[in-house]
RNA sequence: GAAGGUACACAGGUGAUAGCUUGAAUGUAAAUUCAAGAGGAAAGUCCGGGCUGCUGUAGGACACGGUUCCAUCUAACGGAUGGCCACGGUAACGUGAGGGACAGUGCAACAGAGAGUAAACCGCCAAAAUUUCGGUUUUGGUAAGGGUGAAACGGCGGGGUAAGAGCCCACCAGUCUCAUAGGCAACUAUGAGAGCUAUGUAAACCCAACCGCGCAGCAAGAAACAGAUGGUUAGCGUCCUACAUUGCUAUUGUUUCGCUAGAAGCUGUGAGUGAUCACAGCGGUAGAUUAAUUAUCACUUUAUCCAGAACCCGGCUUAUGUGUACCUACUUCC
Numbered sequence: 001g002a003a004g005g006u007a008c009a010c011a012g013g014u015g016a017u018a019g020c021u022u023g024a025a026u027g028u029a030a031a032u033u034c035a036a037g038a039g040g041a042a043a044g045u046c047c048g049g050g051c052u053g054c055u056g057u058a059g060g061a062c063a064c065g066g067u068u069c070c071a072u073c074u075a076a077c078g079g080a081u082g083g084c085c086a087c088g089g090u091a092a093c094g095u096g097a098g099g100g101a102c103a104g105u106g107c108a109a110c111a112g113a114g115a116g117u118a119a120a121c122c123g124c125c126a127a128a129a130u131u132u133c134g135g136u137u138u139u140g141g142u143a144a145g146g147g148u149g150a151a152a153c154g155g156c157g158g159g160g161u162a163a164g165a166g167c168c169c170a171c172c173a174g175u176c177u178c179a180u181a182g183g184c185a186a187c188u189a190u191g192a193g194a195g196c197u198a199u200g201u202a203a204a205c206c207c208a209a210c211c212g213c214g215c216a217g218c219a220a221g222a223a224a225c226a227g228a229u230g231g232u233u234a235g236c237g238u239c240c241u242a243c244a245u246u247g248c249u250a251u252u253g254u255u256u257c258g259c260u261a262g263a264a265g266c267u268g269u270g271a272g273u274g275a276u277c278a279c280a281g282c283g284g285u286a287g288a289u290u291a292a293u294u295a296u297c298a299c300u301u302u303a304u305c306c307a308g309a310a311c312c313c314g315g316c317u318u319a320u321g322u323g324u325a326c327c328u329a330c331u332u333c334c
Stems, first nucleotide, its partner, number of pairs: 001330001003328008012300007020037007039306001043317002046315005051217004055244008064212005069083005084098001085096004099207002104205002106201003121146002123142008154172002157169003173197001175194008221257006228251005265282007
């Protein structure tokens, strides 16, 4: 200098004037004063919960759904962290829908004799018959050579054989078993032995283990007021068992609640590789409901992007700008 990888921060700030919403105080009221007021994803609605309702509680089975290496974190998750293995990449790193093919079923086109207790097309060998002496036919043996194919029942060298074959031997690869060492473990490394070698595919059906298991969702629901018309002795995927309960309830309109103090946030210390956990302290940080945070000016600033809460929280995914730090490999100079 240019390229790649990983992680993090921020999304303008300060002041004044006018305007909007909520809360508190004062006030008969109008209003005045003070405080606060939209995110890094608020989006998607893909997951997990808190909460609410459908008579209640407890247990079991089936159906259904999800996950799948090891260990840890969490309220929980299909999430996160750290590892193991595999694949990709020169590397930093990234991804993994990572259990089981010896429970069963299915699929692997075409070509080829034959594609999983497969198989003999060309070929090799032996015997018999025949012969124009070149061969031909029949029977039996064979899978080393050739061909087809992505793949043909391990490879290569030797022995052996009528010709061959792990038939036998040595060296390898693969599979299985055992031992030693390291690791909590997944697993890694080394050594010994055995049989001689029955492919691949489960993001195909399926099997196994574990988890959930009930449906709907804040337009869930609760209360009050007003009016009219009704319904009913109980169930939400299915079934079973046990116990308890006697009165409930639908529809319409208005108002209030649900509605924001939470598995919360920030700071510090300690433990841990880390996710995170423990302890101590600090403060009170939106609650709209046809839907609130805007406009102008001055100074300053890298201030630009994607884009607006609607019950709340923890994740994941997607959109997106500016800046910083570290790491990898390449080129050049000192």
Molecule: Bacterial RNase P class A
Organism: Campylobacterales bacterium